The prediction has a mean pLDDT of 75. This is a predicted structure of a 354-nucleotide RNA (Bacterial RNase P class A) from a marine eukaryotic metagenome.
RNA sequence: GGGAGGAGGCGAUCGCGGGUCGGCGUAUGCCGACUUUGAGGAAAGUCCGGACUCCACAGAGCAAGACGCUGGGUAACGCCCAGGAGGGGUAACCCUACGGAUAGCGCCACAGAAAAUAUACCGCCCGCGUCAUGCGGGUAAGGGUGAAAUGGUGGGGUAAGAGCCCACCGCGUUUCCGGGCGACCGGGACGGCACGGCAAGCCCCGUCUGGAGCAACGUCAAGUAGGAGAGCCAGGAGCGGCUCGUUCCGUUUCGCCUUCGGGCGGGUAACUCUCGGGUAGGCGGCGCGAGGCUGUUGGUAACAACAGUCCCAGAGAAAUGAUCGCCCUCGACAAAAUCCGGCUUAUACCUCCC
Repeated sequence: GGGAGGAGGCGAUCGCGGGUCGGCGUAUGCCGACUUUGAGGAAAGUCCGGACUCCACAGAGCAAGACGCUGGGUAACGCCCAGGAGGGGUAACCCUACGGAUAGCGCCACAGAAAAUAUACCGCCCGCGUCAUGCGGGUAAGGGUGAAAUGGUGGGGUAAGAGCCCACCGCGUUUCCGGGCGACCGGGACGGCACGGCAAGCCCCGUCUGGAGCAACGUCAAGUAGGAGAGCCAGGAGCGGCUCGUUCCGUUUCGCCUUCGGGCGGGUAACUCUCGGGUAGGCGGCGCGAGGCUGUUGGUAACAACAGUCCCAGAGAAAUGAUCGCCCUCGACAAAAUCCGGCUUAUACCUCCC
C1' cells in the first nucleotide's frame, strides 16, 4: 500500500412483534400454551438501475435530461471485471468527466511588448547620428511577466540570430509492414513543424430515456349523507273555519280510458324495500427470492452453468428491550416499511492474507 472477515460472547428471568395450536366470542378481537422465529454492513442518503402495478402509446422527429477510451459481465445501470492511454508515487500501488478546440459563438483575471493572428520592454547585431540621451532596420537565441508565450537538446550556420540546415527526441500525416477482437502498441515512409488553452462555458457528434409510484394497485364492504327505481296516494290540490299563519284546525280527494281483467298518465314531503358508486374499516399486494451456503466445471476476472443442501423479520404509526451472573480485547456508526442490483456517506475495536 492492497484485499477479506467479524461487529461483544455464553447462561438465567421478565417483557414486546411474528408464526402454529387450543379456548371464549356474532365479529373486529380477547386469553393461554409452544417456538431450529424476530434488523444492518451500512437497514442510512433516496443518488442511479431494474422488478411489480396503474395510466398513456401508429411511425418518425423536436425539446429536455443523463452518459461518453476499448472489450466483456449483467434483468439493467451512471455499477462491476479485464485491458489501453495519460498522470502521481522510491516502491507495493493509486487516480482519471478519458468523444470533438479547422462546425460556430464565447472566455483567458493580475502581470506582461504580446493571451491569438497580432506583437518586441530589456538585450543582441547592422547602419546613421550625438558630448550624451538617440534614430532607422534586423533578430526572437538570452533576460523579464504569467497558470499558460508560437517544439526540446546539441551541432552547423550567421553581422547577430532563427527548423535556416543537420542528428536525436517530440509532433503530425499515411489506401505502408507487423502484433492485438479492440482501445492501442512497435516499426517504416513522408512533412521542418502545419496557427496556445478552456467543452465540470454555450455548443456539435454519438448512445440511452413515455408518466406516476406500494399512500402503486386489486378485492370485500358498514353507518351517515346524497343518487336511481319500486311500494306508497297526501304534508300536494280543493272547500270551510279561526287567534288569519308560506307554519293553525276541520273536511273532501289522484286524473283519463275500459270489454271491469286492466291500461295510460300524474304526483312524490315523510316512511318502507331494492339497486349502484364512494368513504371508514377488513383482506390481498407482502417475502421461495435476478435467494443463501457447499462443491464441480468454464472463464485472467466480473460472472455463468450444473449438482447437493437450507428456509432466513415482515408488522398497526410501527416489536427486537430490561435486569442479573461469568468472561474478554470493555464494544463504534446506526434500526427494516413493496422488493432486488449498485453507488455514496457514517463507523470504536479486533482477526487473517498478499
The sequence is in RNAcentral, with records from MGnify. It matches the Rfam family "Bacterial RNase P class A". About the family: Ribonuclease P (RNase P) is a ubiquitous endoribonuclease, found in archaea, bacteria and eukarya as well as chloroplasts and mitochondria. Rfam classes the family as a ribozyme. Of the family's consensus pairs, 93% are formed in the model.